[in-house]
RNA sequence: AGAGUUUGAUCCUGGCUCAGAGUCAACGCUGGCGGCGUGCCUAACACAUGCAAGUCGAACGAGAAAGUUCCGCAAGGGAUGAGUACAGUGGCGCACGGGUGAGUAACACGUGGAUAACCUGCCCUAAAGUGGGGGAUAACAUUCCGAAAGGGGUGCUAAUACCGCAUAACACCCUAGUUGAGAGACAGGGGUUAAAAGGAGCAAUUCGCUUUGGGAGGGGUCCGCGGCUGAUUAGCUAGUUGGUGGGGUAAGAGCCUACCAAGGCGACGAUCAGUAGCCGUCCUGAGAGGGAGCACGGCCACACUGGAACUGAGACACGGUCCAGACUCCUACGGGAGGCAGCAGUGGGGAAUUUUUGGCAAUGGGGGAAACCCUGACCAAGCAACGCCGCGUGGAUGAUGAAGUAUCUUGGUACGUAAAAUCCUUUCGGCAGGGACGAAUCCAAUUGACGGUACCUGCGGAAGAAGCUCCGGCCAACUCCGUGCCAGCAGCCGCGGUAAUACGGGGGGAGCAAGCGUUGUUCGGAAUUACUGGGCGUAAAGGGCGCGUAGGCGACUGGGCAAGUAGGUGGUGAAAUCCCCGGGCUCAACUUGGGGUCUGCCAUCUAAACUGCCUGGCUGGAGUGCAGGAGGGGGCAGUGGAAUUCCUGGUGUAGCGGCGAAAUGCGUAGAGAUCAGGAGGAACACCCGUGGCGAAGGCGGCUGCCUGGACUGCAACUGACGCUGAGGCGCGAAAGCUAGGGGAGCAAACAGGAUUAGAUACCCUGGUAGUCCUAGCCCUAAACGAUGGAUACUUGCUGUGGGGGAGUCAAAUCCUCCGUGGCGGCGCUAACGCAUUAAGUAUCCCGCCUGGGGAGUACGGUCGCAAGGCUGAAACUCAAAGGAAUUGACGGGGGCCCGCACAAGCGGUGGAGUAUGUGGUUCAAUUCGACCCACGCGAAGAACCUUACCUGGGCUUGAACUGGAGUGGAAGCCAGCAGAGAUGUUGGUGUCCUGAAUAAGGACUGCUCUAGAGGUGCUGCAUGGCUGUCGUCAGCUCGUGUCGUGAGAUGUUGGGUUAAGUCCCGCAACGAGCGCAACCCUUGUCCUUAGUUGCUAACGGGUAAAGCCGAGAACCCUAAGGAGACUGCUGGUGAUAAACCGGAGGAAGGUGGGGAUGACGUCAAGUCCUCAUGGCCUUUAUGUCCAGGGCUACACACGUACUACAAUGGGCGGUACAAAGAGCUGCAAACCUGAGAGGGGGAGCCAAUCUCAGAAAACCGUCCUCAGUUCGGAUUGGAGUCUGCAACUCGACUCCAUGAAGCUGGAAUCGCUAGUAAUCGCGGAUCAGCAUGCCGCGGUGAAUACGUUCCCGGGCCUUGUACACACCGCCCGUCACAUCAUGAAAGCUGCUUGUACUAGAAGCCGCUGAGUUAACCCGCAAGGGGGACAGGCGACCAAGGUAUGAGUGGUGAUUGGGGUGAAGUCGGAACAAGGUA
Repeated sequence: AGAGUUUGAUCCUGGCUCAGAGUCAACGCUGGCGGCGUGCCUAACACAUGCAAGUCGAACGAGAAAGUUCCGCAAGGGAUGAGUACAGUGGCGCACGGGUGAGUAACACGUGGAUAACCUGCCCUAAAGUGGGGGAUAACAUUCCGAAAGGGGUGCUAAUACCGCAUAACACCCUAGUUGAGAGACAGGGGUUAAAAGGAGCAAUUCGCUUUGGGAGGGGUCCGCGGCUGAUUAGCUAGUUGGUGGGGUAAGAGCCUACCAAGGCGACGAUCAGUAGCCGUCCUGAGAGGGAGCACGGCCACACUGGAACUGAGACACGGUCCAGACUCCUACGGGAGGCAGCAGUGGGGAAUUUUUGGCAAUGGGGGAAACCCUGACCAAGCAACGCCGCGUGGAUGAUGAAGUAUCUUGGUACGUAAAAUCCUUUCGGCAGGGACGAAUCCAAUUGACGGUACCUGCGGAAGAAGCUCCGGCCAACUCCGUGCCAGCAGCCGCGGUAAUACGGGGGGAGCAAGCGUUGUUCGGAAUUACUGGGCGUAAAGGGCGCGUAGGCGACUGGGCAAGUAGGUGGUGAAAUCCCCGGGCUCAACUUGGGGUCUGCCAUCUAAACUGCCUGGCUGGAGUGCAGGAGGGGGCAGUGGAAUUCCUGGUGUAGCGGCGAAAUGCGUAGAGAUCAGGAGGAACACCCGUGGCGAAGGCGGCUGCCUGGACUGCAACUGACGCUGAGGCGCGAAAGCUAGGGGAGCAAACAGGAUUAGAUACCCUGGUAGUCCUAGCCCUAAACGAUGGAUACUUGCUGUGGGGGAGUCAAAUCCUCCGUGGCGGCGCUAACGCAUUAAGUAUCCCGCCUGGGGAGUACGGUCGCAAGGCUGAAACUCAAAGGAAUUGACGGGGGCCCGCACAAGCGGUGGAGUAUGUGGUUCAAUUCGACCCACGCGAAGAACCUUACCUGGGCUUGAACUGGAGUGGAAGCCAGCAGAGAUGUUGGUGUCCUGAAUAAGGACUGCUCUAGAGGUGCUGCAUGGCUGUCGUCAGCUCGUGUCGUGAGAUGUUGGGUUAAGUCCCGCAACGAGCGCAACCCUUGUCCUUAGUUGCUAACGGGUAAAGCCGAGAACCCUAAGGAGACUGCUGGUGAUAAACCGGAGGAAGGUGGGGAUGACGUCAAGUCCUCAUGGCCUUUAUGUCCAGGGCUACACACGUACUACAAUGGGCGGUACAAAGAGCUGCAAACCUGAGAGGGGGAGCCAAUCUCAGAAAACCGUCCUCAGUUCGGAUUGGAGUCUGCAACUCGACUCCAUGAAGCUGGAAUCGCUAGUAAUCGCGGAUCAGCAUGCCGCGGUGAAUACGUUCCCGGGCCUUGUACACACCGCCCGUCACAUCAUGAAAGCUGCUUGUACUAGAAGCCGCUGAGUUAACCCGCAAGGGGGACAGGCGACCAAGGUAUGAGUGGUGAUUGGGGUGAAGUCGGAACAAGGUA
């Protein structure tokens, strides 16, 4: 520090996800030791049991018992225990310490101040005092009540308990003086009032007590500032805000009360609701921030729930009191008791959190003079890998690279120096011995829970100690097997459908390690809320437009102030934490000393540039004035003509109208057409212009009236008066709404006619709201420049509207201001593009955005008559959704151009019969493959074989091949028997080579064993090779350069031209490659060479004839080599090019004809059944052998052919002319034979020699005369021939007989542009035999092409695109099914809360107090007084009750839409002009 993921690829936007760090954690697997920490996050749920706050006899009175011992016979008594225990009065403590975080959004907390508005026990310090009296009371005794808890009466008694009196102050009050801003401080005078307690000690003395001042520490109260969410909470408030009097408190105050006034708070967010203890700090982060508030420390709040006070220095009190409530327990039913959010522990809840331990030894606390007692604070131990830190599980050597496992190309390779083995060490753990610090109290002595622990030493032996996750990319680490869209994985992208590095297992590897993973959660990455540090034309995002309030921001120039700002100094910012430097535990974690930090707040001093405030000035911003001209700016009133429609009348007759074509409709009751007149409404042609005006919406005949704004010129006036603008107010197209008018045309709805599979549409005929006016609503638009407003600055060119200046007779032209356009530079932008009218450079203000869907939906609020508007979520779901540009592909987009593509022609197919292939069906099997590019195809030839299929019979190292071991022998051949055969069996025969010759070795071979064979079994979607197709179409690319962020582009586009990316020209391209063309073969002309088997002109011979012979080398021909054609020449066109058109010459003319030749690639095209080959499957069978059958089936459908339907023909007879081939398992002549197929025969020929071999159509002659025929030949019967082991299933041919359909073929469809189509025959491959098929050959030999609109295919350019599996694409909605979350809903049911009324416990306060009453006063006394108390009444008030609201949950028959879901239904809305943009 980044990475993955939208696309075919790219850039951008944007979300999702990952890598990091952390954790009070939990879960899974695993687990050796130690140190230091941490440990109910949930039910502030309920709690059994024990402990957690007592102490003081030196404040006081009283005062046992057991036990021991003494006396006594015993009963009993004494002493001791002991002034002890228990309890009581009294004092101090119990308000600390410990727990928890429910409540609390608050001066609760933090920070800084204030207190001149306060308190303070114990402690320290200073001063003074501590005299003299009195009356009670608990304990105790006794008695009564009660189950108990507890209580009552009577009697006795003490105090440091309680109460008067004395003393008297620096305390308190009054006064006036000094000082101070102030309610204060200081000093003086006068007055008033209050105190006490004693204990210990022989004593000195000491501990106490009372009053006062001061201090320290602690606390109360007040204030500034700071820190959560929601406006779908906008108004809140009656003690409320203030004043006066009174009360109250330690203390200011509406804190309380009476009266008076009407205030106070709030958009800088009151009130309400939700959530939450706050902080030091902790985690993360570069920081700024974000998140958290466990442990430790500070503060607060709470103590079963609610209320209340008492005591006290301090509480409204966790282990106190009273009352109410809920709950639990006891009960004799009358009544009582209790409060673990102290430490342990229990139940419960929960994913989850420990021992009912030891000790006061240390630290600290309470009491005490002290000893000492108490202390679940604390110190320790225990449990838990919960976290952090440290250590170990061994070290060295060790290659036959052991065994084993995995893999394997069978050679090997990996685990791997790893192990074994040898040598060594002993941490930790174990055993044994020694053994601490922590400890000191006034002195001495004593005293250790931890703990026989840490630590030290010894002993022994590698001995007791390794797992977890991952290995497709991100992300480090790869193979085998299994599985087969199954089982499963998954953080995202995504894996799995038979070769899975992604599932499961094995091996191997990577990472971390006593842990490792997973899950949750926080920050980071995320600049993805952007202060640092983002955006808004098209990605999400500018408010529809203006006016303007608050607010924010604001020109130039003086003076002053010092709030902001800057600097200095001081205080504070607790400790711990963090950072740095050191110290202590063997290190570290941990702990500790010092320093720094704590970015903050406060005070004070200084500065005055900038902002601010006050004050003075200025004119440039802004405004006013004066003078002008422009304009569909607005409102109201009037007015004009054209046109449509309607009405009336005339003329006039059969149609009109409408469409792609029609029909509905109108018309003989007279339409349409035409003429004249009239009515009425709406809109204003031409002018009209990227021209004008307006803020936007918007504004268009003409005239008048009223009225707003902008612009130009002048520079007289004001003097910053400005900009923006949350709320607010106003305007706001169309449609729509209300009321009343109006209504010509147009026209939702609606009706009809068409179209269509349907057509609730598009088209047509009608037609109502509406459109128009008046008044009032509505308030939305793609209200768009998809671009908020203002100001300033920043190269240009060119139009146009309005004004001014110069200039001119008028112009042109030039300068200038304000508008409005086009094109372009810098710059900006993801790109497209914007570009002085910015999307550039800057400042100010406002609005808005934060992934897609759900959704502009729901709920709430508000506005509206309604329709609906504004505001505006969530659950759930997806990993994308988007923008711009690129390359393709596609378009019922465009342009250009080709092709037997159409057209023009000729002949076919589709109809018939037959042949053949396919589908289908059938079958035991009808083997398999191929489907635009299969279908007379693989198959150049299925009777057996072939053959892969079926049935049956056999074989199992096998029919064929290789190696090894063992064993035997030649192998083999002949014959017989059984059998369908394979095969089996018997007999006979045969028995090799070398050699040292009965050895040994070799060749061949049978049998047995073994490794291996075999498979036309599967996968062409694992493959090679070969092939088809687009397509013989003209394309496909590369290097360098250039352009672009990039994908890519350029080149290859453009202008011409060509069959051609063929060539020329131009051009940021220049070149090159694969294709095209040429080179190759063949054919067409000529030449040279050669002359047999071919040829024969001349010469000779010769025949019935014949190159038959001699001979010739001329010709033909053969087969080798050359020539020839190149737009070379010429005229024209063209650009002076390329080229095209015409001509000459030429056998041939513009690639002469034909062939071979098939670019990059496409179709997971075809072939595992040609061959090769991975993997899988099979191994007495899916191999192999054999017989028979099948591939030849047959209702039917399709393809390809043949033969025909006839007279351009058929039959018969005669006669002529080829080319190219083939031939020894062969072609086979002559001749004989048969009616023929054929048979016999065998010359010749390994072939320019011989043979196949007769070419046929044609031509000549003749018959047939338009008919199912002398056409046609199927079918069938009979008789034969040939091949072959064998023609039944199932061959071909011959002859005789038979003589079917068919009279030119519907929709549709195929081939062909010249030696072509058509037509005619010949040959060959395969092959024993078997072509109407296939491959070749020649003979005869046409017609037509105007042309490129259309169909099909293709090429180039361009355009649109939501397609890229690429239009056979993509994709929308209803319905149906499943499922999920959610809204509404008669209601039902919780929780919170407001208001009103009621209620009124305990308690404090007030009043009363005839009852009760020790202390003081009067009195001899009785008694009275004063005071106090009980009781009563009242104010306040908790729970509770009643009524009525509000808010928020749960649930709810039914219902609404929404999301999601491999293959459901209906249509076809969008994307191309998407077929109606």
Molecule: small-subunit ribosomal RNA
Organism: metagenome